[in-house]
Context: one part of a larger RNA
RNA sequence: GAUGAACGCUGGCGGCGUGCCUAACACAUGCAAGUCGAGCGGGGAUUAUAGAAGUGCUUGCAUUUUUAUAAUUCUAGCGGCGGACGGGUGAGUAACACGUGAAUAACCUAUCGAGUGCUGCGGGAUAACUAUGAGAAAUCAUAGCUAAUACCGCAUAAGCUCCCACUAUGGCAUCAUAGAGAGAGAAAAGAUUUAUCGGCAUUUGGGGGAUUCGCGCCUGAUUAGCUAGUUGGUGAGGUAAGGGCUCACCAAGGCGACGAUCAGUAGCCGGCCUGAGAGGGUGAACGGCCACAUUGGAACUGAGACACGGUCCAAACUCCUACGGGAGGCAGCAGUGGGGAAUAUUGCGCAAUGGGCGAAAGCCUGACGCAGCAACGCCGCGUGAGGGAAGAAGGGUUUCGGCUCGUAAACCUCUAUCGAUGGGGAAGAAGGCUCCCGAAAGGGAGAUUGACGGUACCCAAGUAAGAAGCCCCGGCUAACUACGUGCCAGCAGCCGCGGUAAUACGUAGGGGGCUAGCGUUAUCC
Numbered sequence: 001g002a003u004g005a006a007c008g009c010u011g012g013c014g015g016c017g018u019g020c021c022u023a024a025c026a027c028a029u030g031c032a033a034g035u036c037g038a039g040c041g042g043g044g045a046u047u048a049u050a051g052a053a054g055u056g057c058u059u060g061c062a063u064u065u066u067u068a069u070a071a072u073u074c075u076a077g078c079g080g081c082g083g084a085c086g087g088g089u090g091a092g093u094a095a096c097a098c099g100u101g102a103a104u105a106a107c108c109u110a111u112c113g114a115g116u117g118c119u120g121c122g123g124g125a126u127a128a129c130u131a132u133g134a135g136a137a138a139u140c141a142u143a144g145c146u147a148a149u150a151c152c153g154c155a156u157a158a159g160c161u162c163c164c165a166c167u168a169u170g171g172c173a174u175c176a177u178a179g180a181g182a183g184a185g186a187a188a189a190g191a192u193u194u195a196u197c198g199g200c201a202u203u204u205g206g207g208g209g210a211u212u213c214g215c216g217c218c219u220g221a222u223u224a225g226c227u228a229g230u231u232g233g234u235g236a237g238g239u240a241a242g243g244g245c246u247c248a249c250c251a252a253g254g255c256g257a258c259g260a261u262c263a264g265u266a267g268c269c270g271g272c273c274u275g276a277g278a279g280g281g282u283g284a285a286c287g288g289c290c291a292c293a294u295u296g297g298a299a300c301u302g303a304g305a306c307a308c309g310g311u312c313c314a315a316a317c318u319c320c321u322a323c324g325g326g327a328g329g330c331a332g333c334a335g336u337g338g339g340g341a342a343u344a345u346u347g348c349g350c351a352a353u354g355g356g357c358g359a360a361a362g363c364c365u366g367a368c369g370c371a372g373c374a375a376c377g378c379c380g381c382g383u384g385a386g387g388g389a390a391g392a393a394g395g396g397u398u399u400c401g402g403c404u405c406g407u408a409a410a411c412c413u414c415u416a417u418c419g420a421u422g423g424g425g426a427a428g429a430a431g432g433c434u435c436c437c438g439a440a441a442g443g444g445a446g447a448u449u450g451a452c453g454g455u456a457c458c459c460a461a462g463u464a465a466g467a468a469g470c471c472c473c474g475g476c477u478a479a480c481u482a483c484g485u486g487c488c489a490g491c492a493g494c495c496g497c498g499g500u501a502a503u504a505c506g507u508a509g510g511g512g513g514c515u516a517g518c519g520u521u522a523u524c525c
Base pairs, nucleotide, nucleotide: 001524002523003522005521006520007519008518009517012381013380014379015378016377017376018374019373020339025337026336027335029334030333031332034081035080036079039078040077042075043074044073045072046071047070048069049068050067051066052065053064054063055062056061057060088292089291090290098216099215100214101213102212103211104210107209108208109207112205113204114203115202116201117200118199119198120154121153122152123151129144130143131142132141133140134139160185161184162183164181166179167178168177169176170175190197191196192195218264219263220262225255226254227253230252231251232250233249234248235247236246237245267289268288269287270286271282272281273280274279294315295314296313297312298311317328318327319326320325345371347370348369349368353367354365355364356363357362384414385413386412387411394405395404396403397402418466421460422459423458424457428452433446434445435444436443437442469514470513471512472511473510474495475494476493480509481508482507483506484505490497491496
C1' cells in the first nucleotide's frame, strides 16, 4: 500500500459498488419455463338468430329446457417450437482443461440472411372422449369412437446421396475442385381475417459447435522405473468426423533424470494487489472458457444433452402409506436449521434491456430493472462562519508571582449545505393500439403504456438549531506534566519499562495524529 474481511470503541447524510471465503452440509414454504386455438378433434361459458317442447297465461308476449347456425372467449388432450439458452456452484480436473498460435484433403449445424427447384395421389391408426374394471394413493388395464402441420405408402427429382467409368486444373500421401455421362435411392402440409405465414429438397453466408497439433501451465526423487488395448500394422465395426474409439489377427513395441509413473495441492484465463521495473502474490465482483447438478452408472428424444427444476437403474437420506406400494433432490431467487470470527429481504415490477412462444394482441421470465438490510469498501458533504480580552467563571499546574485550556466560551452579526416542515415535480417511453395516406417500404394524427416514485431535482419559510469520535504522547515516531502504584498491579511491534519523585503501568490536565471513522487481528506485495 491492499482486502469479499472479522473483532473492540464510536457513528449525521448522500452517490456508486460489494455482501456464506466455512458444510459440493441437510432443507419446511412460495416462486424460478413456458407458449401457440392462425396445426387438430373434443369440452365449457356468453351473446345473437331460427326451430322444437314445456310453463305462466292478458292468445301473442314473457320465461325455462333443448337442437341447429354464427360470433366472442376459456382450454384438459394430440401436435409444433422452446425446456441444451438464461441463472448457480467450483466438488472433480495437473488435462489439449485453459491461454495462445495453427490444422480439418477428417467434420456437424435448428432458428436467421441470400439463391434455385418443388409442394401431386392415397392409407391405416391413436390420445382426448365414452363404458367397464383394479388401486389407499401414485397410477393403470380392457373394450369402443375420432382429428391433424401426428404416422405410413405411392408418384415426381432441378439439385442431392451411392456406385461405375471419363476429361481438365491443382495439390499435401490417401486425394481436392470443376465439367459432362450410365445405373440405383430418398421429399413435402397445410392454416387463416386473402394477404401473408408456413412445408420439402438443395446451394451459399453468418454465427455456433466438434476434433487434431506446436508452445506455455504448481510442489515432492524421503516417489525411478511405468505400460497388455499397452505401442504399431492389416482388416472390420462404430461415429457428424480422423483415430485402439471398439473388435479379430499379426508384430513387440511405447514412455522415462529434458523427471515417466506415483503422491500432494489446484478450476484456467482476461484481469486484480504490490512494485521504479524485473518480479512476487492472487483468480471475490465483471467478462471468456471448462466442469458439475444428492452419490455412481446408462442411454432415449432431439439440429444440439448423455440433459440443474427430463427418463431409467443402483446407493445413501427424507417423506406418505390401507404395508401391497409410492414420492423427493435449492451448487436458481428469497428463506430455515447447522457449521463458523463472519456475509442480507420468505420485498416490488415486467415500465426498460434481453430471452422463449405467437401472424399479432399478448402470455411467461427470482434473467433483468428496482427497492430493503450492513460504515463492508471507495468518493463527496456536514456537525457552522465572521467579530469578540473583563484574557470571565471553572478545570489543571505553580517557584504562589504566575502559566495554561483560550478567541476557546459567553456576547454581537451572518449564513442555511444536510436533516426536519410545506409546495411543485421529472428524464428514463422506444413501442404497441385506433384512424388517415400509401402497392409496399414508410409517413401523419389521436388517445394511451413507469416497478422505482410523489423518488431525483427545484422552490419557500425558518431555528445554530438535530449531527465527533478513536488511537497515541520513552526511542524507532509527531506529541509532557501532576497524582496514584511500588519488580505489585500492569505495559510491550522491537529495544525494553515497573523494586518510593515512572514523560514507558493507572487516572487527570495538556498535547500529537487521523476523522464518520479510529485502532487491533489475519493475509499478500
Record summary
A computed fold for a 525-nucleotide part of an RNA from an uncultured bacterium, annotated as small-subunit ribosomal RNA, 5' domain. The prediction has a mean pLDDT of 85. Rfam family: Bacterial small subunit ribosomal RNA.